[in-house]
Molecule: transfer RNA
Organism: Kiritimatiellia bacterium
RNA sequence: GGGCCGGUAGCUCAGGUGGUAGAGCACGGCACUUUUAAUGCUGGGGUCGCGGGUUCGAAUCCCGCCCGGCUCACCA
Numbered sequence: 001g002g003g004c005c006g007g008u009a010g011c012u013c014a015g016g017u018g019g020u021a022g023a024g025c026a027c028g029g030c031a032c033u034u035u036u037a038a039u040g041c042u043g044g045g046g047u048c049g050c051g052g053g054u055u056c057g058a059a060u061c062c063c064g065c066c067c068g069g070c071u072c073a074c075c076a
Base pairs, nucleotide, nucleotide: 001072002071003070004069005068006067007066010025011024012023013022019056027043028042029041030040031039049065050064051063052062053061
């Protein structure tokens, strides 16, 4: 340098065909009693990597860039 995969909540990850962004864990509150905790209920939390384009409408489609991983090539 080329190819491929990935970037979505604090963490790990979902999100067929474009149409109100979700789960588990974590965290806050409440209930309960078995009390460093467990269980149940409930709540908060998002520039969907960045910038453009297409569209009435983009996490989703197109282009460029950034970051991470795998792989190939080059150099030595």